[in-house]
A computed fold for a 540-nucleotide part of an RNA from a Hyphomonadaceae bacterium, annotated as large-subunit ribosomal RNA, domain I.

Context: one part of a larger RNA
RNA sequence: CGUUUAGUGGAUGCCUUGGCGCACAGAGGCGAUGAAAGACGUGAUACGCUGCGAUAAGCCCGGGGAAGAUGCGAAUAAUCUGUGAUCCCGGGAUUUCUGAAUGGGGAAACCCACCUUUACAGACCUUGAUAAUUAACUCUCCUUGCGAGAGCCUGUUAUCGGGGUUUGUGUCAGGUAUUAAUAACUGAAUACAUAGGUUAUUAAAGCAAACCCGGGGAACUGAAACAUCUCAUUACCCGGAGGAAAGAACAUCAACCGAGACUCCGUUAGUAGUGGCGAGCGAACGCGGACCAGGCCUUGCUUUGCAUAUCUAAUUCGAACGGUCUGGGAAGGCCGACCGUAGCGGGUGACAGUCCCGUAGAAGUGUUGAUGUGCGAAACUAUUGAGUAGGGCGGGACACGUGAAAUCCUGUCUGAAUACGGGGGGACCACCCUCCAAGCCUAAGUACUCCUGUGCGACCGAUAGUGAACCAGUACCGUGAGGGAAAGGUGAAAAGUACCCCGACGAGGGGAGUGAAACAGUACCUGAAACUGGACGUCU
Repeated sequence: CGUUUAGUGGAUGCCUUGGCGCACAGAGGCGAUGAAAGACGUGAUACGCUGCGAUAAGCCCGGGGAAGAUGCGAAUAAUCUGUGAUCCCGGGAUUUCUGAAUGGGGAAACCCACCUUUACAGACCUUGAUAAUUAACUCUCCUUGCGAGAGCCUGUUAUCGGGGUUUGUGUCAGGUAUUAAUAACUGAAUACAUAGGUUAUUAAAGCAAACCCGGGGAACUGAAACAUCUCAUUACCCGGAGGAAAGAACAUCAACCGAGACUCCGUUAGUAGUGGCGAGCGAACGCGGACCAGGCCUUGCUUUGCAUAUCUAAUUCGAACGGUCUGGGAAGGCCGACCGUAGCGGGUGACAGUCCCGUAGAAGUGUUGAUGUGCGAAACUAUUGAGUAGGGCGGGACACGUGAAAUCCUGUCUGAAUACGGGGGGACCACCCUCCAAGCCUAAGUACUCCUGUGCGACCGAUAGUGAACCAGUACCGUGAGGGAAAGGUGAAAAGUACCCCGACGAGGGGAGUGAAACAGUACCUGAAACUGGACGUCU
C1' cells in the first nucleotide's frame, strides 16, 4: 500500500409523543367571599411530577356510565366494587402559611399582639332522677310489742343531669390596615362654630399576552460631516378603560351644481403641496366599497316578575368478509362476496371500507348559562350652553419647518354679539353660498389573542421545529439585573436471559434458554466517515 476482519463513533434512512403558521367559532378577564404566583404539607411504603389542603391522589349531592378500580415514573402489600366502585359532567363543602396582604412587625412563606367568645376547670344559687339514712303521719298483718312490712314525704349524704351568676386559664372561631364617599356620636385653642377624634355602611387597591385612549418623551441613524430637519409625535416611562377602545349626528364640505354623522378599506397619489426647496415629509375634495341609526336636556339608580323560542354538559345508537398461500405474525398475493348519506383518520404482530375506536347520519338529556321575543309598573322635564368666540405675546397640532398662513388647542394679558345675531368658505375686503360653537349619549362596519374548541398546511422532523418532543426556563454560570444548555427510538409482546461455568459472592464473558431476529441484551432500530487494532499478500 492492497484485500479482509473487528472496534470506536453516531452521520444517514425511517418514525413522532413536540413545535410552527393559519381559518372558523367561543371567550375576552381573575381579585378583600383574599387573585396571579408560590412555600410547606398530604399516600401503607413515598424521591420527583401530577392532584389535593389538617375533611389534604381527596368529602357531599344530582346526572351520565359500566365492570373493573386504588394517577405517572414503578412495584409489593392491603383494600374498594352490581347496596353500582374507578371514571366523565354540573353544583356545593373543606381550602395550612406567604403573597394587593389589609391587627403590628418582618430578612416572603416567620415573629408578636389586643378585643369578643363557645368549650374546659373551680366556687355559689336553683332544680330533677336514683340509692342510703332519718323525723312525723297513714294503712295491713299478728306473737299486741320499744314488733314486722308498705306508702307518703321533712332533713342529710353520694352519683348523674339541666339552668343561672362569678372567677381563672385562655385552645377553636370571629374582629382589629389605609384612602374616599355617606351617616351618626363627640369635640379644642374660642362664645356659636370649625379643625380634630370615634363608630357604622359602601367602594377602591393587586395581577394579566396584545389591541385602545390620554400625559411625558429620547438617542443611535439619515442628511454620505452637522446645527433646522429626519429617525418619531417611534422606543421607553406614567395614568386609565373595554371586549373592543376612540370617534360620531355638522358653527362640516362643496362651488353657484350640490352632498349629508362617525369608523375602516381601495383609489385619488407619491398628485397638490411642504422642505438647510437638501435628506426627506406628504394630504384633501371627489369616486368605489364595508356598515348603517339616530336621540336627549341630565337622560340615572333600584325593584323585579311571568310566558315562550333557539342554542348549550357528560352521553347513546350507528352498515358491511370469508376461504386459501407465503410468513414469527396477514391487513399482503390468489379466489369468491358484501355495505356505502359511512372509501376522513387512528390502532391492531407487514399495507384493513366490512377486526377495534371511529366516520356519514340519527337520538337523548335540558343541569348550567347565553341570546331573542311578548306583557307590565312608577316618575317628570328643559329652553340652546360667557371669562366663551375673537384679539395681543409665547408655544403646539394641522401633509403645511412663520411663511401671504387661513383652521384647531392654549401658558399669559384681555375680551364681544345674542337669530334684526354669530361662524366658515386658506392673508384681507365686498357680494354670494353654507352652517349654528362654547351641553350630553349612541350599536354596526375596525384592531388584537394570554386562553378554549374544531379543522387545515407544496410548514419542521431531533444540529430541524419553540430555548424546551425527554421532570426545561431545569442543570449550570453570575453579588445581581440577567444568561442559559445537552439529552428521543430494544421488541409485536419483557417473553428483559431460569440454571451451569471462568472471575474477587466483581466488572466482563462463555454455555443454556426467550425471540422471526440477541451483530434487537436495557452502553439496546439502521449503524456512514474520520480514528484504532488483528490476519493475509506485496514493496522498500
The full RNA is in RNAcentral, with records from ENA. Lineage of the source: Bacteria > Pseudomonadota > Alphaproteobacteria > Hyphomonadales > Hyphomonadaceae.